[in-house]
Molecule: transfer RNA
Organism: marine sediment metagenome
RNA sequence: GCCCCCUUGGCUCAGCCCGGUAGAGCAACUGAUUCUUAAUCAGUGGGUCCCAGGUUCAAAUCCUGGAGGGGGUACCA
Numbered sequence: 001g002c003c004c005c006c007u008u009g010g011c012u013c014a015g016c017c018c019g020g021u022a023g024a025g026c027a028a029c030u031g032a033u034u035c036u037u038a039a040u041c042a043g044u045g046g047g048u049c050c051c052a053g054g055u056u057c058a059a060a061u062c063c064u065g066g067a068g069g070g071g072g073u074a075c076c077a
Base pairs, nucleotide, nucleotide: 001073002072003071004070005069006068007067010026011025012024013023020057028044029043030042031041032040050066051065052064053063054062
């Protein structure tokens, strides 16, 4: 150089193939319980889905370009 994979709440990830309300667990916060803590139970908040553009009535999802991370290759499909 070329090829492949990944990027989604604070963390780990699902959802993407096949477009139709952005989710789970953990963490945080509030309340209950408890002598207190922990545990348990109930609830709450938090993400312009890596960036830009395009297609579409509608994009995390499809297309194009870019960025970051990981892997393969020095050969030929």